[in-house]
RNA sequence: UCAGAGGGCGGGGCGAUCGCUCGGUGGCACUUGUGCCGCCGGGAGGAAAGUCCGGGCUCCGCAGGACAGGAUGGUCGAUAACGUCGACCGGCCGCGAGGCUAGGGAAAGUGCAACAGAGAACAGACCGCCGAACGGUGGCUUGGAGGACCUGGCUUCGGUCGGGUCGGAAUGAGUCACGCGUGGUAAGGGUGAAACGGUGCGGUAAGAGCGCACCAGCGGUCGAGGUGACUCGAUCGGCUUGGUAAACCCCAUCCGGAGCUAGACCAAACAGGGUGCAGAAGCGGUCCGCUUCGCUAUCGACACUCGGGUAGGUCGCAAUGGAGGCGGCGAGCAAUCGUCGUGCACAGAUAAAUGGUCGCCACCAAUGUCCGCAUUGGUACAGAACCCGGCUUACAAGCCCUCUGAUGAU
Numbered sequence: 001u002c003a004g005a006g007g008g009c010g011g012g013g014c015g016a017u018c019g020c021u022c023g024g025u026g027g028c029a030c031u032u033g034u035g036c037c038g039c040c041g042g043g044a045g046g047a048a049a050g051u052c053c054g055g056g057c058u059c060c061g062c063a064g065g066a067c068a069g070g071a072u073g074g075u076c077g078a079u080a081a082c083g084u085c086g087a088c089c090g091g092c093c094g095c096g097a098g099g100c101u102a103g104g105g106a107a108a109g110u111g112c113a114a115c116a117g118a119g120a121a122c123a124g125a126c127c128g129c130c131g132a133a134c135g136g137u138g139g140c141u142u143g144g145a146g147g148a149c150c151u152g153g154c155u156u157c158g159g160u161c162g163g164g165u166c167g168g169a170a171u172g173a174g175u176c177a178c179g180c181g182u183g184g185u186a187a188g189g190g191u192g193a194a195a196c197g198g199u200g201c202g203g204u205a206a207g208a209g210c211g212c213a214c215c216a217g218c219g220g221u222c223g224a225g226g227u228g229a230c231u232c233g234a235u236c237g238g239c240u241u242g243g244u245a246a247a248c249c250c251c252a253u254c255c256g257g258a259g260c261u262a263g264a265c266c267a268a269a270c271a272g273g274g275u276g277c278a279g280a281a282g283c284g285g286u287c288c289g290c291u292u293c294g295c296u297a298u299c300g301a302c303a304c305u306c307g308g309g310u311a312g313g314u315c316g317c318a319a320u321g322g323a324g325g326c327g328g329c330g331a332g333c334a335a336u337c338g339u340c341g342u343g344c345a346c347a348g349a350u351a352a353a354u355g356g357u358c359g360c361c362a363c364c365a366a367u368g369u370c371c372g373c374a375u376u377g378g379u380a381c382a383g384a385a386c387c388c389g390g391c392u393u394a395c396a397a398g399c400c401c402u403c404u405g406a407u408g409a410u
Base pairs, nucleotide, nucleotide: 001406002405003404004403005402006401007400008399009398012361013360014359015358016357017356018355020043021042022041023040024039025038026037027036028035029034030033045381049392050391052390053389054388055387056386057259058258059257060256069255070254071253072252073251074088075087076086077085078084089103090101091100092099093098104250105249109248110247111244112243126189127188128185129184130183134181135180136178137177138176139175140174141173142172147166148165149164150163151162152161153160154159197215198214199213200212201211202210216240218237219236220235221234222233223232224231225230263315264314265313266312272306273305274304275303276302279293280292281291282290283289321346324344325342326341327340328339329338330337331336362379363378364377365376366375367374368373
């Protein structure tokens, strides 16, 4: 310098002005807890998002257990908890820094495997190889019937018994060839993501763990190291048992349900419905009595009640707070924990405030340029709703740290 790996920061700044919202404070007004005006102060995020996982908090349920359902799945740790995080182990990828990993069980059972291919699970014969077995065809050898000819004996002249030569049928046996039927063969070719260990020797008709040696793999036993996952070594075994469980399933562990529209408190008005109604109040210690008001009504008025614990309001809901931040010290490889310090920060809306405009500056792009600059445009993703820990996803321009490989110079 180039190409990469891992991690972090940051999320435009200043001013003016007009608003919005919350709190404090002063004044004014009234219907006395509201409104208006003034002043002071606070006012979105790293993801506030998706609502995926976990916890706090709240209500309901709950003797205990089981089934069902859901989640998780190497080991050891961290944590309030987690499906998160850390370290390590195994596997895969990369020259490397590093990255990915849902990573229990497939010799419990069931299922599945597109296309291609002959065949896809205890398989398969398409090409190729073979001919051992069975059949077929052909050749050769063996075999030698009836027959023809020559000839001898006997004869009742019809034949009969022999010898020799030729000729070679059927059937059978043997052997060779073919590879036609059938069969053997998983060495070789070909298909596929995957074709039932690899190499060699023996063996065979040809082959094959069929046999043997070595190697790989699997399982058992033993030894060594490690908390453990696991690693290393020795030995034995049958010789090989394919893949897939974010397919059913099996095993182990965990999970009661619903959620801030949780939940607690205050609590109306109108319409309409229902019930009550002859007495009530005062004077007086009490009775009697007196005074005032009201009543004879399917009306009206009044009281209670339903409507409705509804609408609405307050709290929950934000600093006597919190699994907050930062710094020191200590423990730990680390995640993290302990302890001390710290005026470091912390909005609270409810139809939902946190914004608009202007000026200057910053950054980026384009154009022009007298290289000083000027003009124009742009500055992301996104908007709290009880709180917190994670994960995932989105994000303009810019900056920083550590490490790896290559090349060059010294």
A computed fold for a 410-nucleotide RNA from a Planctomycetota bacterium, annotated as Bacterial RNase P class A.
The gene name in the source record is rnpB.
RNAcentral holds the sequence, with entries from ENA.
Of the family's consensus pairs, 89% are formed in the model.
Lineage of the source: Bacteria > Pseudomonadati > Planctomycetota.
Rfam family: Bacterial RNase P class A. Rfam classes the family as a ribozyme.